[in-house]
Context: one part of a larger RNA
Molecule: large-subunit ribosomal RNA, domain IV
Organism: Spirobacillus cienkowskii
């Protein structure tokens, strides 16, 4: 030097990616205690005041005189508060050994499948689970508390229905062809050639599907562009036209989303790429891949004061310990 601790004049977050680490507070009684709230809560809010020991009196609880100290929850144990925004309701679960979290999981909510020898599943099977349950049951997918709501699109994909038509495996069929061959025809080489056998094979007839027709978005998923136009301008409630299945409603919006972008106007500071409130020009929110808001939680994430501090300005000393030197 560093490691683990203790104190520190003055200032008090000027540090830093951030108060990161440390402080501070902390315990009994009693007074007191806000917005907001789902009336439970929020709260231990917040914020103040008291504490030792003796004598008296009292069942106590305490009340009332006295009295020491620098200090009386004397030591040890032992909440720092407050605002505000943001995501998740909530108490839970997780990366055993770099992540605890806004991921997961919740109670709820919706769809679906499933009539019992269920569906789903494991299993060749024979059997099991489901379930010794029976649709207020089980099983799958998505959303996630409550509050208010959850808009259009069914053209593609899926998934349900339908079955008139087109296609169509296998089989069934069995026209025809071809190969063989008694025999017939020829001097011959060869033709031709029934029956049999053999090897091929056309119409026709054949389910499911698929094409087809419907239905269905809390199924997968999607939810325009261009041009004019109002007695200042500017904007355009209104017109016009091309496409589409339909052209994003409600309610949010530079947002955990906003490129331009430190957008703009307001707040907060002496200054604010951050925060917070607002506009809306939404590159590229948006409605159970939920929207949008919420009280109460949260070793979650910004933002802001107070208190308080060696985090800092700016370093210092003191304790142990490691290392080092030297005997």
């Nucleotide at each position: 030097c560093c490691c683990a601790g203790g104190c520190a004049a003055a200032g008090g977050a000027a540090c830093u990616c951030u108060g990161c680490a440390a402080u501070u507070u902390a315990c009994u009684a009693c007074c007191g205690u806000a917005a907001c709230u789902u009336c439970g809560g929020g709260a231990g809010a917040a914020g103040g005041u008291a504490g030792g020991c003796c004598c008296g009196c009292g069942a106590g609880a305490g009340c009332g005189g006295g009295u020491g100290g620098c200090a009386c929850a004397a030591a040890a144990u032992a909440g720092g508060g407050a605002c505000u925004a943001g995501c998740g309701a909530c108490u839970g679960u997780u990366u055993a050994c770099c992540a605890a979290a806004a991921a997961c999981a919740c109670a709820g909510g919706a769809c679906u499948c499933u009539g019992c020898g269920a569906a789903a599943c494991c299993g060749c099977a024979a059997g099991g689970u489901g379930a010794c349950g029976u649709a207020u049951a089980g099983g799958g997918u998505c959303u996630g508390a409550c509050g208010c709501c959850u808009g259009c699109c069914c053209g593609g994909u899926g998934c349900u229905g339908g079955a008139a038509g087109g296609u169509u495996a296998a089989a069934a069929g069995g026209a025809g062809a071809a190969g063989u061959c008694a025999g017939c025809c020829g001097c011959a080489a060869g033709g031709u050639a029934a029956a049999g056998c053999u090897u091929u094979g056309a119409a026709u007839u054949g389910a499911a599907g698929c094409c087809c027709c419907a239905g269905u978005a809390a199924a997968c998923g999607g939810c325009g562009g261009c041009c004019g136009u109002a007695a200042c301008u500017a904007u355009a409630a209104c017109g016009g036209u091309c496409c589409u299945a339909a052209g994003g409603u409600a309610g949010c919006g530079a947002a955990a989303u906003u490129c331009c972008u430190u957008g703009u106007c307001g707040g907060g500071u002496a200054a604010g790429u951050u925060c917070c409130g607002a506009c809306c020009u939404g590159c590229a929110c948006g409605a159970a891949u939920g929207g949008c808001g919420u009280a109460a939680c949260g070793a979650c994430u910004g933002g802001u004061c107070c208190g308080c501090u060696g985090u800092c300005u700016c370093u210092g000393c003191c304790u142990g310990g490691c290392a080092c030197u030297c005997a």